[in-house]
Small-subunit ribosomal RNA, central domain from uncultured Spiroplasma sp., 342 nucleotides, folded computationally.

Context: one part of a larger RNA
RNA sequence: UUGGGCGUAAAGAGUGCGCAGACUGUUUAAUAAGUUUAAGGUUAAAUUCUGGAGCUCAACUCCAGCAAGCCUUAAAAACUGUUAAUCUAGAGUAUAGGAGAAGUUGAUGGAAUUCCAUGUGUAGCGGUGAAAUGCGUAGAUAUAUGGAGGAACACCAGUGGCAAAAGCGGUCAACUAGCCUAUUACUGACGUUUAGGCACGAAAGCAUAGGGAGCAAAUAGGAUUAGAUACCCUAGUAGUCUAUGCUGUAAACGAUGAGUACUAAGUGUCGGACUAAGUUCGGUGCUGCAGCUAACGCAUUAAGUACUCCGCCUGAGUAGUAUGCUCGCAAGAGUGAAACUC
Numbered sequence: 001u002u003g004g005g006c007g008u009a010a011a012g013a014g015u016g017c018g019c020a021g022a023c024u025g026u027u028u029a030a031u032a033a034g035u036u037u038a039a040g041g042u043u044a045a046a047u048u049c050u051g052g053a054g055c056u057c058a059a060c061u062c063c064a065g066c067a068a069g070c071c072u073u074a075a076a077a078a079c080u081g082u083u084a085a086u087c088u089a090g091a092g093u094a095u096a097g098g099a100g101a102a103g104u105u106g107a108u109g110g111a112a113u114u115c116c117a118u119g120u121g122u123a124g125c126g127g128u129g130a131a132a133u134g135c136g137u138a139g140a141u142a143u144a145u146g147g148a149g150g151a152a153c154a155c156c157a158g159u160g161g162c163a164a165a166a167g168c169g170g171u172c173a174a175c176u177a178g179c180c181u182a183u184u185a186c187u188g189a190c191g192u193u194u195a196g197g198c199a200c201g202a203a204a205g206c207a208u209a210g211g212g213a214g215c216a217a218a219u220a221g222g223a224u225u226a227g228a229u230a231c232c233c234u235a236g237u238a239g240u241c242u243a244u245g246c247u248g249u250a251a252a253c254g255a256u257g258a259g260u261a262c263u264a265a266g267u268g269u270c271g272g273a274c275u276a277a278g279u280u281c282g283g284u285g286c287u288g289c290a291g292c293u294a295a296c297g298c299a300u301u302a303a304g305u306a307c308u309c310c311g312c313c314u315g316a317g318u319a320g321u322a323u324g325c326u327c328g329c330a331a332g333a334g335u336g337a338a339a340c341u342c
Stems, first nucleotide, its partner, number of pairs: 003314004007296002012310001014200004021193003025087001027085005033080002035076008049065006090190001091187004095182004102176007109153001114148007124135002161168002205246006214240002219235004257309006265287010291298002315342003324335004
């Protein structure tokens, strides 16, 4: 390489958009590039291979023969391709409805924590397994009123919803995107996938400028302990928040790539349609048949049965290391070995 695989053993890229490429619905006609058939030419000889013969066998020698390739000519027209038409079942557009924490921007609300001011009030508060550090007679904790500021949105809340994924939750408005259902109408294969490319991408981190209530790496102190650079406590800085730019990684998980078709049922739930039950379309869960699986389990939301396209794996360690290259302000990221050992 072929083959065999990728939920958990090695293996699905974090996610999308999409050029090239690959694959691609129905019917008809033409063509003859692929395809198939026939004939001819060529493929030096020796060798190899197959069959046979000769040296007593074998090696060896001799005879005959085959395939594939390429070229030319003739023919066929089912399939693939190409060209010209055709259709509506795929795909899309329009119309009428619908649901939603989908996104961006702006405005706004209440509860709570903290701080500040003032009143009441007096000796404790706080914290723990127990304590201590800490705060407090310069009046704390508690309580009441007023104010400031930042961050997050209790209940509703739900294996509920939305989004490509990351993710999204107070309320209101504006703008923007996707989805579902129904009916006819329209376009007429416009589709699927996608190397490279481009875009998005939690948290932490970086740069600049703001902001800073609470929480809290680092750090300090108190405990615990044989020790305690921890777990517990008291403080507390980056950070967490906003804007702009960078980083580009996660157990980025359903550890399950995308698309299409087919294959028992039962039951819950969300959004529609038609309705009398109920049926049906689109999501989201559970149980379960056939089948699959090493087993666990999966099972119309497949890990079943098939097809198309992409990504990836090939014993363990060394190692996601070294080196080179690309990217990055840096941290680092991407790509990614070998010697050697077993």

It matches the Rfam family "Bacterial small subunit ribosomal RNA". Its family is annotated with structural constituent of ribosome and ribosome in the Gene Ontology.
Lineage of the source: Bacteria > Bacillati > Mollicutes > Spiroplasmataceae > Spiroplasma.
RNAcentral holds the full RNA, with entries from ENA and SILVA.